[in-house]
The RNA shown here (c-di-GMP-I-GGC riboswitch aptamer) has 79 nucleotides and comes from a Planctomycetaceae bacterium.
Of the family's consensus pairs, 95% are formed in the model.
It was read from a public genome assembly, where an Rfam model found it.

RNA sequence: CUCGAAAAAGGCAAACCGGCUGAAAAGCCGGGACGCAAAGCCAAGGGCCGGGAAAUACCCGGUAGCCUGGUUGCCGAAA
Numbered sequence: 001c002u003c004g005a006a007a008a009a010g011g012c013a014a015a016c017c018g019g020c021u022g023a024a025a026a027g028c029c030g031g032g033a034c035g036c037a038a039a040g041c042c043a044a045g046g047g048c049c050g051g052g053a054a055a056u057a058c059c060c061g062g063u064a065g066c067c068u069g070g071u072u073g074c075c076g077a078a079a
Base pairs, nucleotide, nucleotide: 002079003076004075011036012035016031017030018029019028020027021026034065040071041070042069044068045067046066047063048062049061050060051059052058
C1' cells in the first nucleotide's frame, strides 16, 4: 500500500413516529435502529425519483444508504 477479523476503541443511522422547510421528489431537527469498513465528503459519468414542456429531445431539482469514479480517514488478525 492492498486487504477486512467470531479483534479492540469508537462512529454512522434505514423503516417508522413527531416537528419544520419545499410545488414535488426530498431535506433538516428530535426519537428510533434495518443495517453499514467509509452508510465520511464530492452530483463528475450512468441509473432512478420529482417538476417544466406537445415530448423520447432539452432544462431545473433530488438521490452519495443505487452503481462507477474522485478524495480524506480509525484499527491491524490472516493473506